[in-house]
RNA sequence: GCCCGAUAAGAGCAAACCAGGGGAAACCCUGGGACGCAAAGCCCACGGGUCGUACUUCGGCGGAGAAUCGCCAGGAGACGACGGCCGGGCUGCCGGA
Repeated sequence: GCCCGAUAAGAGCAAACCAGGGGAAACCCUGGGACGCAAAGCCCACGGGUCGUACUUCGGCGGAGAAUCGCCAGGAGACGACGGCCGGGCUGCCGGA
C1' cells in the first nucleotide's frame, strides 16, 4: 500500500415517530429522538428499481346535456423524488486475526 472487518480504541451518522418550515406531491430542511449503519460520507454522470403528478394530451366514468364541471397515476409526454433500494464511481478513521 492492497485486501479484509474484531464484543478492540477514539470518533461519526441517524430510521420510525413528534414539532416547526418548504413543496401540488413523492419528499426535503431544522430541532428533538434512536431502528439501525464499517462508509447509513459524497455522487441520480452511467445501468436497474421504487415512488410522485402541479403541467399537456388521450381514454373511461358521473349528470337530460354540446360547451363546461368533477372524478380515476388509468395510458402517453414532460417534469420531479429516493444514495438508509441495488449495481457502480470518488474519498475516508482504526488495525487483532
Background:
The prediction has a mean pLDDT of 83. The RNA shown here (c-di-GMP-I riboswitch aptamer) has 97 nucleotides and comes from a Gemmatimonadales bacterium. The organism belongs to Gemmatimonadales, within Bacteria. It matches the Rfam family "c-di-GMP-I riboswitch aptamer". About the family: GEMM was predicted in a large-scale screen for bacterial structured RNA regulatory elements. Of the family's consensus pairs, 95% are formed in the model.